[in-house]
This is a predicted structure of a 95-nucleotide RNA (c-di-GMP-I riboswitch aptamer) from a Pseudomonadota bacterium.

RNA sequence: CCCGUACAAGGGCAAACCCGUCGUAAGGCGGGGACGCAAAGCCUCCGGUCUCAAGGUGUCUUAGUCGCUCACCUUCAGAUAGCGGGGUUACCGGC
Numbered sequence: 001c002c003c004g005u006a007c008a009a010g011g012g013c014a015a016a017c018c019c020g021u022c023g024u025a026a027g028g029c030g031g032g033g034a035c036g037c038a039a040a041g042c043c044u045c046c047g048g049u050c051u052c053a054a055g056g057u058g059u060c061u062u063a064g065u066c067g068c069u070c071a072c073c074u075u076c077a078g079a080u081a082g083c084g085g086g087g088u089u090a091c092c093g094g095c
Base pairs, nucleotide, nucleotide: 002094003093004092012037013036017032018031019030020029021028022027035082041088042087043086045085046084047083048080049079050078051077053075054074055073056072057071058070
């Protein structure tokens, strides 16, 4: 430098759910808890998904217009690093 196919050691992280707390929300953080994880350490650069707001198209409704409902699209601001890619750092081992 590369690899995580085998053995071993010390270990590490912590999904759902529950409690507390922050946030309009997605969700974050702390405690409990373990489904899993060899980067499930860190970073939103790219794609995806989700949320908020504004606008648009269609739909629903109406005698009709507006509004409401639902679906989709665009833009803005966010969330997710345990959705994937990428970047970056690192323990042990490589029989």

Notes: The organism belongs to Pseudomonadota, within Bacteria. Model confidence (mean pLDDT): 85 of 100.